[in-house]
Predicted 3D model of an 85-nucleotide RNA (c-di-GMP-I riboswitch aptamer) from a soil metagenome. Model confidence (mean pLDDT): 88 of 100.

């Protein structure tokens, strides 16, 4: 980071399948990504099985928290193809 090459990668969406859920994984597909490679350090956004408080008709529901989870939300660390200006 170019009307350059080689190619990578793959969003919603459908279908399987794990999950309480977010969400993930496989296949399908591509909206779009020069790190849309790989790391939860730092924000920062989702979920809330459990826990805690309420409140109950004792089913449920309401609040509040990550030990969950997003790298395709920003930052930041490692790695990595090609070479015009």
């Nucleotide at each position: 980071g170019a009307u350059a090459a080689c190619g990578g990668c793959a969003a919603a969406c459908c279908c399987g399948c794990c999950g309480a859920a977010a969400g993930g994984c496989g296949g399908g597909g591509a909206c779009g990504c020069a790190a849309a490679g790989c790391c939860a350090c730092g924000g920062g956004u989702c979920u809330a099985c459990g826990c805690c408080c309420g409140c109950u008709a004792c089913g449920a529901c309401g609040g509040a928290c990550a030990c969950g989870a997003c790298a395709g939300c920003c930052g930041g660390g490692c790695u990595g193809c090609c070479g015009a200006a």